[in-house]
Molecule: Bacterial RNase P class A
Organism: Paracoccaceae bacterium
RNA sequence: GCGGAGGGCCGGAUGGUCGCGUGCAUGCCCUUGCUGGGAGUGCGCGAGGAAAGUCCGGGCUCCAAGAGGCGAGGGUGCCGGGUAACGCCCGGCCGGGGCAACCCGAGGGAAAGCGCCACAGAGAACAGACCGCCCAAGGCUUGCAAGGCCAAGGGUAAGGGUGAAACGGUGGGGUAAGAGCCCACCGCGGGACGGGUAACCGGACCGGCAUGGCAAGCCCCACCCGGAGCAAUGCCGAAUAGGGACCUUGCGCAGUCAUCGCUCAUCGAGCGGAUUGCAGGGCAGCCUCUGCCCAAGGUCCGGGUUGGCAGCUGGACCCUGUCCGUGAGGGCAGGGCAAGAUGAAUGACCAUCGACAGGGGCGUCCGCGCCCCUCGAACAGAACCCGGCUUACAGGCCGUCCGCAUCA
Numbered sequence: 001g002c003g004g005a006g007g008g009c010c011g012g013a014u015g016g017u018c019g020c021g022u023g024c025a026u027g028c029c030c031u032u033g034c035u036g037g038g039a040g041u042g043c044g045c046g047a048g049g050a051a052a053g054u055c056c057g058g059g060c061u062c063c064a065a066g067a068g069g070c071g072a073g074g075g076u077g078c079c080g081g082g083u084a085a086c087g088c089c090c091g092g093c094c095g096g097g098g099c100a101a102c103c104c105g106a107g108g109g110a111a112a113g114c115g116c117c118a119c120a121g122a123g124a125a126c127a128g129a130c131c132g133c134c135c136a137a138g139g140c141u142u143g144c145a146a147g148g149c150c151a152a153g154g155g156u157a158a159g160g161g162u163g164a165a166a167c168g169g170u171g172g173g174g175u176a177a178g179a180g181c182c183c184a185c186c187g188c189g190g191g192a193c194g195g196g197u198a199a200c201c202g203g204a205c206c207g208g209c210a211u212g213g214c215a216a217g218c219c220c221c222a223c224c225c226g227g228a229g230c231a232a233u234g235c236c237g238a239a240u241a242g243g244g245a246c247c248u249u250g251c252g253c254a255g256u257c258a259u260c261g262c263u264c265a266u267c268g269a270g271c272g273g274a275u276u277g278c279a280g281g282g283c284a285g286c287c288u289c290u291g292c293c294c295a296a297g298g299u300c301c302g303g304g305u306u307g308g309c310a311g312c313u314g315g316a317c318c319c320u321g322u323c324c325g326u327g328a329g330g331g332c333a334g335g336g337c338a339a340g341a342u343g344a345a346u347g348a349c350c351a352u353c354g355a356c357a358g359g360g361g362c363g364u365c366c367g368c369g370c371c372c373c374u375c376g377a378a379c380a381g382a383a384c385c386c387g388g389c390u391u392a393c394a395g396g397c398c399g400u401c402c403g404c405a406u407c408a
Stems, first nucleotide, its partner, number of pairs: 001404005007398004012353007020046007028038003048379001052390002055388005060229004065290006073225005078092005093107001094105004108220002113218002115214003130160002132156004138150004168186006187209001188207003193202003233310004243301007252278006260272005280294004317336008357374007
């Protein structure tokens, strides 16, 4: 100097004029039973790194009758650590990509079982002979042979081909030709022993050794998991109103109110409420225990609910310093309070500066420098709040690391 990798930060600034929303304090006006509305003054504050996606985890609120066990369903998936927790983050191990810095991993199990691998190819899981290689009954040629040609049959899978992938690889020996048939090394299986918290790494020695892929196919294993959500939820206010009429079907046994009440065709019959005990039934997928409930449904008429307040911003919060830790993070000390809207606020105008880019001119050691003009910054707006992940982003600044070339 060029190329690459991986982090952090900014992402318009200043001044002026007018205009918005809100917190606290403080008077005033209207209403005034409660309460609500409006206009001022003073002091403050007023969108993001992603506010987006709604993908995870929580805080908070309500519901599920609770507890224990089982099941269904869902999630995660190497080891160790961090955290309130997580599917997140950190460190490490292993595998893959890359010369490297680094990046990626849906990273447990394929001899528990089932299933799939199209087409091509001889053959795709314990398979297979298309082209080949070797031997060769018999036949042809030959006077007979040798030699040559065809070839039933036998051996072979080293060479070639097909394919994403072909049942170990390279080299040597051996063989009729070949093959772990034998040998060396690699690979694979086992493995004393050693290192490491662990994942895992190394490894004497043994074995010619049958060991494709897919589990982001079903499945097996380990661990974890209630549901819904701020339009949650609570309070106030608001009702001829805790409303009215009609219909259907239920209500086991015993006792009490009770010599009860109502109706009728009257000495009898029918209907009926409350309460206590027992039994029975019900309340979540199933079981056990505890607890709770036992009248339910339908049609029509009709009142209120469109309001206000809370939730609503003080938090697993932010900033600075210091200590511990490889790090994610944690401890300690000090300082700070920074939107809270509800059809939804932060805008408009003026002036100056202004990155990148474009045009022109001058200079140049050809790397670039200077001047003038034009342009005027990307993705993008809170709505209960946090911790993450993912996606989008013009341009600029600051570091660290790797590779190549050159110079000293």